Source information
The part of an RNA shown here (large-subunit ribosomal RNA, domain III) has 385 nucleotides and comes from a metagenome. It matches the Rfam family "Bacterial large subunit ribosomal RNA".
Context: one part of a larger RNA
RNA sequence: GAGUAGCGAUAAACAAGGUGAAAGUCCUUGUCGCCGAAAACCCAAGGUUUCCUACGCAACGUUCAUCGGCGUAGGGUGAGUCGGCCCCUAAGGCGAGGCAGAAAUGCGUAGUCGAUGGGAAACAGGUUAAUAUUCCUGUACCGAUAUGGAAUGCGAUGGGGGGACGGAGAAGGGUAGGUCAGCCAACUGUUGGAAUAGUUGGUUCAAGCGUGUAGGCGUGCUCUGUAGGCAAAUCCGCAGAGCUUAGCUGAGGCGUGAUAACGAGGUGCCACGUGCACUGAAUUGAUUGAUCCCAUGCUUCCAGGAAAAGCCUCUAAGCUUCAGUUCCAUAUUGACCGUACUGCAAACCGACACAGGUGGGUAGGGUGAGAAUCCUAAGGCGCUU
Numbered sequence: 001g002a003g004u005a006g007c008g009a010u011a012a013a014c015a016a017g018g019u020g021a022a023a024g025u026c027c028u029u030g031u032c033g034c035c036g037a038a039a040a041c042c043c044a045a046g047g048u049u050u051c052c053u054a055c056g057c058a059a060c061g062u063u064c065a066u067c068g069g070c071g072u073a074g075g076g077u078g079a080g081u082c083g084g085c086c087c088c089u090a091a092g093g094c095g096a097g098g099c100a101g102a103a104a105u106g107c108g109u110a111g112u113c114g115a116u117g118g119g120a121a122a123c124a125g126g127u128u129a130a131u132a133u134u135c136c137u138g139u140a141c142c143g144a145u146a147u148g149g150a151a152u153g154c155g156a157u158g159g160g161g162g163g164a165c166g167g168a169g170a171a172g173g174g175u176a177g178g179u180c181a182g183c184c185a186a187c188u189g190u191u192g193g194a195a196u197a198g199u200u201g202g203u204u205c206a207a208g209c210g211u212g213u214a215g216g217c218g219u220g221c222u223c224u225g226u227a228g229g230c231a232a233a234u235c236c237g238c239a240g241a242g243c244u245u246a247g248c249u250g251a252g253g254c255g256u257g258a259u260a261a262c263g264a265g266g267u268g269c270c271a272c273g274u275g276c277a278c279u280g281a282a283u284u285g286a287u288u289g290a291u292c293c294c295a296u297g298c299u300u301c302c303a304g305g306a307a308a309a310g311c312c313u314c315u316a317a318g319c320u321u322c323a324g325u326u327c328c329a330u331a332u333u334g335a336c337c338g339u340a341c342u343g344c345a346a347a348c349c350g351a352c353a354c355a356g357g358u359g360g361g362u363a364g365g366g367u368g369a370g371a372a373u374c375c376u377a378a379g380g381c382g383c384u385u
């Protein structure tokens, strides 16, 4: 320079009470305003304690501060079923032998790793200051092992099936959700009307188990033969004969789960805290309706749309008084790692509490073709002078 520019979206504040040395900024209450396909909620990545509580205000906070994502201390993350680990493979990596090279090393077979993909199983309610599909209550399910019972040809790193997949389009059946009516509870002050009325609130409930529907696929069984499936096969494939339309899949609904739980309201207590305890009404129907489910379906098109394991089946070696396999029941068992909080942001990437950037899911009401627009619910904020 200069007490100048600036104090980072013009979504907005005001009042009363409280705390305190001190209050425009902290807390509580009331009113007002803003977002509402977000400025709400749930995950992934990343961050790594920022979470909760107590105490504190030097510094940090573009002002203040009794407040804080700040300082100090204490506390907090509970799993057979969620995710990982595990089994399996993709692109790709590594790579015994091997090939190449003067070497370093490069390539690559068998193999071994590698998820963003495939593979067993859990829901509802309650609870904490802070965790919950993890704790508790209730009701379930899966795998492994052991024992008992019943039946019995078992057996793989090999064969076959299956897993197993593209784009677009259309119609149908459902459900979530919404709305209205009925039912239940409470209330009805002011001007006019209306108590056979009006207003406000509630009317909620899962997995599992049973049934097997709308729909979709579709022949199945027996016998005979068999040059293919690197050996074998009763399996698959192929050919023939006979009898047949079996069977598989499948949302949702209904019943059960549930004489429970939740639940508006009411009563009592109170350290007045969104507290604690007790009690507890109705709990039905219609209509609308998804971008979600049936559906990896159906129709259609050409550019013809992963692999492997788990799983089913077949035999080989072998075993065949054993062992193994299948079914039922009972018992035991299920380790380790993650789990707090943030997550379109003041906690991530941008030197900052930075108008920038950041993948997925949920999607109320009125208006409307609509996830546009404007208003609004739940919920969250008023952007630190």
Base pairs, nucleotide, nucleotide: 013031014030015029016028017027018026032382033381034380035379040362041361042360043359046342047341050340051075052074053073054072055071056070060068061067080141081140082338083337084336086119087118088117092113093112094111098107099106100105122139123138124137125136126135142334143333144332145331146330147329148328149327150326151325152324153319154318158314159313160312161311166301167300168299169298172294173293174292177288178287179286180285181284182203183202184201185200186199187198188197204261208256209255210254211253215249216248217247220243221242222241223240224239225238226237228236229235265279266278267277268276269275302305348357349356364376365375366374
Source information
The RNAcentral record of the full RNA draws on SILVA. The coordinates come from a structure-prediction model, not an experiment, and the mean pLDDT is 82.